Predicted 3D model of a 75-nucleotide RNA (transfer RNA).
């Protein structure tokens, strides 16, 4: 320098192929309940404008471009 893959909640990941009405799961966290107190179970809740910017579109986590960052391969 070139090519490929990834970046979404505190953590681990789905969703992108096929753009669509306001983004989900498990674990963790908070509150209630249960207990003498806890653990477990049960119920409810908070938490993410989807790596950054620009573009396409009526509409973008999803499509296009540039960049940042992590991993792999090649020279």
């Nucleotide at each position: 320098c070139c090519c490929c893959c990834g970046a979404u909640a505190g953590c681990u990941c789905a969703g992108u192929c096929u753009g669509g009405u306001a983004a989900g799961a498990g674990c963790g966290c908070u509150u209630g309940u249960u207990u003498g107190a806890a653990a477990u179970g049960c119920a409810a809740g908070a938490g993410g404008c989807c790596g950054u910017c620009c573009g396409u579109u009526c509409a973008a986590a999803u499509c296009g471009g540039a960049c940042u960052u992590g991993g792999g391969g090649g020279g």
Its mean pLDDT, the model's own confidence on a scale to 100, is 82. The sequence is in RNAcentral, with records from ENA. Rfam family: tRNA. Its family is annotated with triplet codon-amino acid adaptor activity in the Gene Ontology. The family's RNA type in Rfam is transfer RNA.